[in-house]
RNA sequence: AAAGUUUGAUCCUAGCUCAGGAUGAACGCUAGUAGCGCAUGCUUAACACAUGCAAGUCAGACGGGAAGUGGUGUUUCCAGUAGCAGAUGGGUGAGUAACGCAUAAGACCCUACCCUUAAGAGAGGAACAACAGCUGGAAAUGAUUGCUAAUACCCCGUAGGUUGAGGAGCAAAAGGAAGAAUCCGCCUAAGGAGGGGCUCGCGUCUGAUUAACUAGUUGGUGAGGCAAUAGCUUACCAAGGCAAUGAUCAGUAGCUAGUCUGAGAGGAUAAUCAGCCACACUAGGACCGAGACACGACCUAGAAUCCUACGGGAGGCAGCAGUGGGGAAUUUUCCACAAUGGGGUGAAAGCCUGAUGGAGUAAUGUCGCAUAGAGGUAGAAGGCCUACGGGUUGUGAACUUCUUUUCCUGGAGAAGAAGCAAUGACGGUAUCUAGGGAAUAAGCAUCGACUAACUUUGCACCAGCAGCUACAGUAAAAUAGAGGAUGCAAGCAUUAUUCGGAAUGAUUAGGCGUAAAGAAUCUGUAGGUAGCUUUUUAAGUCUACCGUUAAAUCCUAAGGCUCAACCCUAGAUAGGCAGUGGAAACUACCAAGCUGCAGUAUAGUAGGGGUAGAAGGAAUUUUCGGUGGAGCAGUGAAAUGGGUAGAGAUCGGAAAGAACACCAACGAAAAAAGCACUCUGCUGGGUUGACAUUGACACUAAGAGAUGAAAGAUAGGGGAGCGAAUGGGAUUAGAUACCCCAGUAGUCUUAGCCGUAAAUGAUGGAUACUAGGCACUGUGCAUAUGGACCCGUGCAGUGCUGUAGCUAACGCAUUAAGUAUCUCGCCUGGGGAGUACAUUCGCAAGAAUGAAACUGAAAGGAAUUGACAGAAGCCCGCAAAAGCGGUGGAGCAUGUGGUUUAAUUCAAUGCAAAGAGAAUAACUUUACCAGGGCUUGAUAUGCCAUGAAUCCUUUUGAAAGAGAGGGGUGCCUUCGGGAAUGCGGACACAGGUGGUGCAUGGCUGUUAUCAGCUCAUGCUGUAAGGUGUUGGGUUAAGUCCUGCAAUGAGCACAACCCUCGUGUUUAGUUGCCAACAUUAAGUUUGGAACCCUGAACAGACUGCUGGUGAUAAGCCAAAGGAAGGUGAGGAUGAUGUCAAGUUAUCAUGCCCCUUAUGCCCUAGGAGACACACGUGCUACAAUGGCUGGGAUAAAGGAUCGUGAUCCUACGAGGGUGAGCUAACUCUAAAAACCCGUCCUCAGUUUGGAUUGUAGGCUGCAACUUGCCUACAUGAAACCAGAAUCACUAGUAAUUGUCGGUCAGCCAUAUGACGGUGAAUUCGUUCAUGGGCCUUGUACAUACCACCCAUCACACUAUAGGAGCUGGCCAUGCUCGAAGUCAUUACCUUAACCGCAAGGAAGGGGAUACCGAAGGCAGGGCUAGUGACUGGAGUGAAGUCGUAAUAAGGUAGCCGUACUGGAAGAUGCAGCUG
Repeated sequence: AAAGUUUGAUCCUAGCUCAGGAUGAACGCUAGUAGCGCAUGCUUAACACAUGCAAGUCAGACGGGAAGUGGUGUUUCCAGUAGCAGAUGGGUGAGUAACGCAUAAGACCCUACCCUUAAGAGAGGAACAACAGCUGGAAAUGAUUGCUAAUACCCCGUAGGUUGAGGAGCAAAAGGAAGAAUCCGCCUAAGGAGGGGCUCGCGUCUGAUUAACUAGUUGGUGAGGCAAUAGCUUACCAAGGCAAUGAUCAGUAGCUAGUCUGAGAGGAUAAUCAGCCACACUAGGACCGAGACACGACCUAGAAUCCUACGGGAGGCAGCAGUGGGGAAUUUUCCACAAUGGGGUGAAAGCCUGAUGGAGUAAUGUCGCAUAGAGGUAGAAGGCCUACGGGUUGUGAACUUCUUUUCCUGGAGAAGAAGCAAUGACGGUAUCUAGGGAAUAAGCAUCGACUAACUUUGCACCAGCAGCUACAGUAAAAUAGAGGAUGCAAGCAUUAUUCGGAAUGAUUAGGCGUAAAGAAUCUGUAGGUAGCUUUUUAAGUCUACCGUUAAAUCCUAAGGCUCAACCCUAGAUAGGCAGUGGAAACUACCAAGCUGCAGUAUAGUAGGGGUAGAAGGAAUUUUCGGUGGAGCAGUGAAAUGGGUAGAGAUCGGAAAGAACACCAACGAAAAAAGCACUCUGCUGGGUUGACAUUGACACUAAGAGAUGAAAGAUAGGGGAGCGAAUGGGAUUAGAUACCCCAGUAGUCUUAGCCGUAAAUGAUGGAUACUAGGCACUGUGCAUAUGGACCCGUGCAGUGCUGUAGCUAACGCAUUAAGUAUCUCGCCUGGGGAGUACAUUCGCAAGAAUGAAACUGAAAGGAAUUGACAGAAGCCCGCAAAAGCGGUGGAGCAUGUGGUUUAAUUCAAUGCAAAGAGAAUAACUUUACCAGGGCUUGAUAUGCCAUGAAUCCUUUUGAAAGAGAGGGGUGCCUUCGGGAAUGCGGACACAGGUGGUGCAUGGCUGUUAUCAGCUCAUGCUGUAAGGUGUUGGGUUAAGUCCUGCAAUGAGCACAACCCUCGUGUUUAGUUGCCAACAUUAAGUUUGGAACCCUGAACAGACUGCUGGUGAUAAGCCAAAGGAAGGUGAGGAUGAUGUCAAGUUAUCAUGCCCCUUAUGCCCUAGGAGACACACGUGCUACAAUGGCUGGGAUAAAGGAUCGUGAUCCUACGAGGGUGAGCUAACUCUAAAAACCCGUCCUCAGUUUGGAUUGUAGGCUGCAACUUGCCUACAUGAAACCAGAAUCACUAGUAAUUGUCGGUCAGCCAUAUGACGGUGAAUUCGUUCAUGGGCCUUGUACAUACCACCCAUCACACUAUAGGAGCUGGCCAUGCUCGAAGUCAUUACCUUAACCGCAAGGAAGGGGAUACCGAAGGCAGGGCUAGUGACUGGAGUGAAGUCGUAAUAAGGUAGCCGUACUGGAAGAUGCAGCUG
């Protein structure tokens, strides 16, 4: 410090996720030391608590009782009176949003014990407990009579106090110990220390879908009250007080030092330790006291619990242990006062102390130490992997040697203890020492990327994994196991929470044209901000000093535990607040000026600026009249509609309403919405000029106010045209649409509503600065002129282009999206949702404000490359057009689908499967089926045993096979044996047309014989990419030329190869024959000229001429030439696409079968047959058929072959068998064609299917199922619907011939060969395929794309809901416990006064106010639940349509209204995205 994740790829925006740290943690697996280690341990039920302990002490205040002793004395213990303490210590965090806490100050108060100082303690008195008697009650606990002491209580006197006035009044004391000195106490006053009460500045969570709250409320006066101030309380008076700088209300919460994190600013948190606060079962209350409204005190009420004799009583673990409960989860009913300048009490010894010190328990955290060290290759065994060679685990182990931290045993043994001694829970602990022996001690998670670490096996979208992306559908480095590796280590992973990364709420430090985001516009209040010069003050600001910021913590430096954690000592920074002094630049304040912001006045000026009124013509419609007579209107085409009752057309008259052509412009003015015929009245703003004037008067603007298109709503008018809704006609599968005919609201006007739009420049307002160029509007200056322009220049406005700069890019660019300042508004991932609830506004429609649950990892912007487009342009192709002939109809052949079957083997399925694999299915082939058989196998290699082998005969069987008999002994040899071969046997193995073409190689098809596909270097862009390869021409061609930030190169194209076409040379046999001879015949002599054959060359290159083109490439024409612009045909197939085809040609990985999915045999099947499709053959006839005669090819094949000739049969054939290993022989007849005969338009002398009979051939075999022949039979069919195919010249069409495969053949197929031999192409508009360029895109599996809404089903959360049930809060009334103050003289009383009566004073009772809980009533807020209802989200391959993305097939979208199953459609106005 980053990283993963949106895309085919890129940049950006934006969210989600990860790596780090931390914890009072929990869970899983595992576990040595507990180290005198150091810390920590109910985060939940402030839930309920059994049991024990946690606050007592003093006999030197007092009377008394008891124990003990023979007695006295002494000693010890104790209930009671009195004193002090019990308000500390310890616990918890419920409440509290508050002067509660933190910080900094203040004045008005109190203070026991302690310290200091000063003064004092005189003289008297009356009781009450205990105790004794009697008595009530179960108990708790009382009632009554009598006695008694004090440091308990009371009176008087005294006073450096207090109040208060100039009169006076009120209030103190205690003694005890001791032989004594003396010590400990008591009272008063003043002061101190420490502690506490009170007031105040500032800080202290969230919500405005909480906006108003408050009657003792705010203030004053009198009175009361308190330690003290005060509405603290009360009577009267006034009407205040608080609040958008957030009152009130609601929710949540103890606050802080600190702790965690972070570079910091910050964010989160408030366990342990420490400070403060609050609480003590819940609520209320007071008493005592220095201090409490009191955790282990009291009174009352309530809830739950316990005891009870039923009458009545008792208690409060949020003290320490502990129990139950709750929970994911948190310890022992331990020891000791030895330590603490601990606490209480006491004169002290001492006693008490669950504070505290310790031990126990828990890996809860943190720190330390171990589990061994060194050597050790046969690289052992075992495991795992393997290419079978080996590799790895791995020096790791074993083994050798050394050591003893720890462990076990024995011995010694602390410090902690203070002031002379005594005193140690921990503890026989730490530590030291001797001996023993490697002995007692390693796990957890991970291994696709992020992220360090890889193989194998199993499983097969299953099981599972998962933090994100994602993995798993038969070769998973992602699941599970194993081996290995990596990381950390007595721990390791996971979960939860929190900070960080996250600049993802941005002060430091973000944004708002298109990604989320500028309010529709303006005016203006509070607020914020603000020109120039001089002065004052010192609030902000800066600076110095001082006080404080508890300790602990953090940091730094020393020190102590063996180190560390831990502890201890000292030091120190920053920041906050307050105070004192100083400075005066800036902000602010005070005062005085200035004119440059701004305003006013004045002179001009442009304008659809606004508003009210008046008048106008063109058009449309309606109506009246004339002419006229059949159509009009409308559309892609039609129809509905109107018209002979006279339309449309045309002429004239009249009426009505709405809108204003041309001018008209990127022109004008206005805040925006918006504004246009002409004229008039009233009126707002701008701008220019010169010269005055005021003197900062300014900018922005939350709330607030005003204006605000269209649609819509109310009331009154108006209504020509247009026109939601609606009706009808079309279109369509449907058509609630697009198109057509009608047509209501509306559109217009008046008044008042509504308040929204893609209200847009998707760009808030203001000011200043920062290159230019061009144009327009308004108005000045200058110049010029007779006048008007042009040219130049200034201000204000409106546009285009463009530099710097900015931007993710697109783009913006003096009219900024640049550089800065001020200010307002708004944004923080997508959906849910601008929805729900609530509130405000509205007549309504609705508007404004505006969430959450839940959901999934993206949604999005700009640009790039493709693909696509019912987008544009250019070009090509038998693509269409122009032609010719077919297919589709018939019959048959053949292939396929389907069906059938025991089996109908498999495979190929749009073009690019279907007369294709198959260049031949009767058996074989054959892979299928039925049956019969075999199991090392039909075949290969290796081993053992045996026989050479081949061969012959025979039985059985459908055959395979099984059985029997016979004959026979070879070759090589080192004599052991070997080679070849048969049979038998055991095991390794064979075998598989079994699966996967989506694991593969190879081969092939297709795009396509289309012209494309790339690279190097350079340049360019942030990048994907671009450029080159685009542009202008040209070509069959990315062919060539030219231009150009490109320059070159490669694979395709072309050429090189083959065949045909011309010639030359050469060679002449089996081919040829002009000349010479010759014959029946090129038969023979001869010839090498010709034809032909084989080989080698030549020839064609836009080379030449003319035109054209840019002078180029090229194109056109002519010439010559056998051939002319690629001469014709073939072979030749770039980068890629289709997971195209093939595992059944072959090869091959993996999986599967192994007495069978292998092998052998017989028979059957692949040939079935309602039907559908493809490819063909033959036809339908006269351009023909039948028949007789006649002529002319090319290219092939042949010795297990081809087969002449002759004989024979009607024929297929049969017999014979010459020649030929082939330019020699054979196939072999070519056919169409030509010349004749007959047929004469018909189901025929067309057509030949089908069927019968009789034959032939091949073959072991012809039934299923061959081919051929003869005779007989003589079906459909008379040119073929929609649709569709091939072909551009020796082509189509037509006509025969041959080959391969092959015993034969289902061949009408297929591959070749020649013969005869056409027609048409205007031109590229349309359909189809392809190429290039541009545009659009929400597609990238790429239009067979993407995608919207309803409906149906399932699940989830949510809103409403008649209500129902709780909780909280406040209000009113009622009731009124305890209790304080007050009142009262009903009852009563020891101290004092009084001679007495009585008084003073006290107690009880009663009364009144207040008053908790309770009761009643109506509210507010909130939680749960609820029949039913609404929409939302998610889900698998459902249903209906196809709204959007391309011109998405009617451009889309925004607002509004109406309407429809649904997306949606339509109207009106607006926007271009």
Model confidence (mean pLDDT): 84 of 100.
Predicted 3D model of a 1473-nucleotide RNA (small-subunit ribosomal RNA) from Sindora glabra.
Taxonomically the source falls in Sindora (Eukaryota, eudicotyledons, rosids, Detarioideae).
Its Rfam family is "Bacterial small subunit ribosomal RNA".